This is a predicted complex of two RNAs, RNase P RNA and transfer RNA, with 461 nucleotides together. The coordinates come from a structure-prediction model, not an experiment, and the mean pLDDT is 76. Rfam match: Bacterial RNase P class A. Rfam links the family to the GO terms ribonuclease P activity, dimeric ribonuclease P complex and tRNA processing. It is annotated as a ribozyme.

C1' cells in the first nucleotide's frame, strides 16, 4: 500500500456581548421575612434515553421459618451486588488476527414429536434380500417305469428323478445391508465374514461405563470393558444457589384550611383485628364512645430537609496474565419544583450525529455525522 | 418521576392456557339474485407479514430476549 480484526478516546475549539439557574461575598433601603444592585465561581451525556438487572438510602416492629411464586445456571475469581467483568473450559465459524454460544440434569418422573410412514421410542416390519416347504413353466442330465415305431447297439412319447432358472402361494421362519417416510429410523465410515444379513468379528471415530495420570475446578490425556440408550427442560419438572413487600409521589418537619362528615364491610378471648407482601406459624400492637377497610363527599396545591462530598474523580507507586485490590498525594465538579444551557457577532476546521439531568451509584441494552491513537492478522510491491 | 396493561382483517374482538396441518367470528366492502327504484333479504366472494427485529424449536400467533407504539393508574390533610 489493500483488505479485514480488536482494544481505547473525543464528540466542534478559541474569543467578546447579553439573558437564565444555582452558591458564596459586599452594599442600599427596611422592624421584619424579603425586594434590589455589584463581583466572583459552577452549571447536562457518553449514552442523561429503555427502565432491563443489581445495590445504596427510606419506611413498612424484627427482616425469622416453612409452603407457593420468580429469578440465574460449564469451572475458577472480581464485585457492596449482579443476569456484570476478567481469565480459563467445551462446543461452533474464520486461512488468519479473532468473532458468537441461556453452555446444568433427557439410564427420577410426566408430557409432546403435527402431515407422512410399517414403526416416533418399544418394540415391530410396507417393499426388497435369504432359507424351508407346496404349486406351475422352461433348460439340461440317465443304468428309472411304461408305451410306439425301427432292426442290430438306436430314435420318440407319456410319467416319475435329479439339477439349474424364473413366476405364484405359504411360514407366530430368517435379516434390518438397500429402497422408500419423514426435521428426526435403535451408533457412522470401511474391510472380513454370511444362505442373506447383522457390533457377529476387525482397524478407525462418535458415545458410555470403569481404572490410572494431570489440573483448585470445567476438563484433558492414556488404557480396558461389554457393544450403545432419539429429540424438546426458550414443556412441566429434578439439582444447586439467590430473592420479604414497597418505592424519593419513599420518608420526615413546620404551616394553612374543612363538614374531623355520609354509605357500606370486617372483629368478642387459649380467640379476633391490625403490622402494604398469596397462605400458614412465630413477633409486636390494640381493647368496642375502638380499631381497620372500601366507595362518595371536603380541604390544601405553601415552606424546609431528603439533594446530591460520593461503592468520587486525577496522578503516582506495589500486588495480580486480567478483571480489580491496598497505599500516598491534589481536587470539589448541575441541583430545579412551570422546571436552568439560549441569543448575537468574530477568527479557524472536516461545517458539526444521537440526543437533554429530577434520589444517587455500579452495569447491560439500544440510538449515534464524522474523526483520533494503539495492538494484530492476511495478501501484494519494494529492499 | 414511578408502576401496570394492551398490540391479530378497514372496525370490535376470540385464540396465545397445554407449539401443529389452510388463523377465526360479528359489523362492514365488492359483485350478483330479489325491486319500478332504495332499503331488508338471500347468494358468493375478496381483504391478515398476527407492531418490528433477532433468536429457541422439525414446526411460533402462541416461548424467549431486545424494540417501537398506545393506554391506565399513583400527590398531601382530614
Nucleotide at each position: 500500500c489493500c483488505a479485514g480484526u480488536g482494544g481505547g478516546c473525543c464528540g466542534g475549539a478559541g474569543g467578546g456581548c447579553c439573558g437564565c439557574g444555582g452558591g458564596c461575598g459586599c452594599c442600599c433601603g427596611u422592624u421584619g421575612g424579603g425586594c434590589g444592585g455589584c463581583g466572583c465561581c459552577c452549571g447536562a451525556g457518553g449514552a442523561a434515553a429503555g427502565u432491563c438487572c443489581g445495590g445504596a438510602c427510606u419506611c413498612c416492629g424484627c427482616a425469622g421459618g416453612g409452603c407457593a411464586g420468580g429469578g440465574u445456571g460449564c469451572c475458577g475469581g472480581g464485585u457492596a451486588a449482579c443476569g456484570c467483568c476478567c481469565g480459563g473450559c467445551g462446543g461452533g465459524g474464520g486461512c488468519g488476527a479473532c468473532c458468537c454460544c441461556a453452555g446444568g440434569g433427557a439410564a427420577a418422573g410426566u408430557g409432546c414429536c403435527a402431515c407422512a410412514g410399517a414403526a416416533a421410542c418399544c418394540a415391530u416390519a410396507c417393499c426388497g434380500c435369504c432359507c424351508g416347504c407346496c404349486g406351475g413353466c422352461c433348460g439340461c442330465c440317465g443304468g428309472g417305469a411304461c408305451g410306439g415305431c425301427a432292426g442290430g447297439g438306436g430314435c420318440u412319447g407319456u410319467c416319475g428323478g435329479g439339477c439349474g432358472g424364473c413366476c405364484g402361494g405359504u411360514g407366530u421362519g430368517g435379516u434390518a445391508a438397500g429402497g422408500g417416510u419423514g426435521a428426526a429410523a435403535c451408533g457412522g465410515u470401511g474391510a472380513g465374514g454370511u444362505a442373506a444379513g447383522a457390533g457377529c468379528u476387525c482397524a478407525c471415530c462418535a458415545g458410555c461405563g470403569g481404572c490410572c495420570g494431570g489440573g483448585c475446578g470445567a476438563c484433558c490425556g492414556g488404557c480396558c470393558g461389554g457393544c450403545u440408550g432419539g429429540g424438546c427442560a426458550a414443556a412441566c419438572c429434578c439439582c444447586a444457589c439467590c430473592c420479604g413487600g414497597a418505592g424519593c409521589a419513599a420518608g420526615g418537619c413546620c404551616a394553612a384550611a374543612u363538614a374531623g362528615g355520609a354509605g357500606g364491610g370486617g372483629c368478642g378471648c387459649u380467640g379476633g383485628g391490625a403490622g402494604u407482601g398469596g397462605c400458614c406459624c412465630g413477633c409486636u400492637c390494640c381493647g368496642a364512645u375502638g380499631c381497620c377497610c372500601c366507595u362518595c363527599g371536603g380541604g390544601u396545591u405553601g415552606g424546609c430537609c431528603g439533594c446530591u462530598g460520593g461503592a468520587g474523580g486525577c496522578g503516582g507507586g506495589c500486588g495480580g496474565c486480567a478483571a480489580c485490590g491496598c497505599c500516598c498525594g491534589c481536587c470539589c465538579a448541575a441541583g430545579a419544583g412551570g422546571g436552568a444551557u439560549g441569543g448575537c457577532c468574530c477568527u479557524c476546521c472536516c461545517c458539526g450525529a444521537c440526543a437533554g439531568a429530577a434520589u444517587c451509584c455500579g452495569g447491560c441494552u439500544u440510538a449515534c455525522a464524522g474523526g483520533c491513537c494503539c495492538g494484530c492478522u492476511g495478501g501484494c510491491u519494494a529492499c | 418521576c414511578g408502576g401496570g396493561g394492551c398490540g391479530u382483517a378497514g372496525c370490535u374482538c376470540a385464540g396465545u392456557u397445554u407449539g401443529g396441518c389452510u388463523a377465526g367470528a360479528g359489523c362492514g366492502c365488492u359483485a350478483c339474485c330479489u325491486u319500478g327504484g332504495g332499503g331488508u333479504g338471500g347468494u358468493a366472494g375478496a381483504g391478515g407479514c398476527c407492531g418490528c427485529a433477532c433468536g429457541u424449536u422439525c414446526a411460533a400467533g402462541u416461548c424467549g430476549u431486545g424494540u417501537c407504539g398506545c393506554u391506565c393508574c399513583g400527590a398531601c390533610c382530614a